[in-house]
RNA sequence: CUGACACGCGCGGGAGAGACUUGUCCGAUUCGCCGACCAGGCGUUCGGCAGGCGCCGAAGGAGCAACCGCCCCGGAAUCUCUCAGGCAAAAGGACCGCGCGGCGUCUA
Numbered sequence: 001c002u003g004a005c006a007c008g009c010g011c012g013g014g015a016g017a018g019a020c021u022u023g024u025c026c027g028a029u030u031c032g033c034c035g036a037c038c039a040g041g042c043g044u045u046c047g048g049c050a051g052g053c054g055c056c057g058a059a060g061g062a063g064c065a066a067c068c069g070c071c072c073c074g075g076a077a078u079c080u081c082u083c084a085g086g087c088a089a090a091a092g093g094a095c096c097g098c099g100c101g102g103c104g105u106c107u108a
Stems, first nucleotide, its partner, number of pairs: 003106003007101007018053001020052004025048004031043004054087003060083001061081003067075003
C1' cells in the first nucleotide's frame, strides 16, 4: 500500500400474527338525534388508559444442542420458550447489499 475480517455511522431491502372484544373511565371529533337549535345528554368515528380471550418470532432475554476451541472449562443458532416485544398504518425489525470512517487484527 492492497485485500479480508471485526467495530461504528449512513442509505436501501426486510417476514409473521385479531384494524378481536369489553368499559357508568379520559380526551378529540365531522355528522345525526333529544332539548327552549342555551347549557347539556345519547349515538357514530379515532386516540389514550385498564381488562379478557386468541395468536406471532426476526429487537432484547432465556434454554438445549450440532459444531468449534486454548478441551479444567468456555464459545455457540435462523432450533426451542415466549419474560419482554409485536399482531391496520406509522415506528421497530434478525438478516442481506452498498458506501464511508478510524487503524483493531490478519495478509499476497
Molecule: Glycine riboswitch aptamer
Organism: Novosphingobium silvae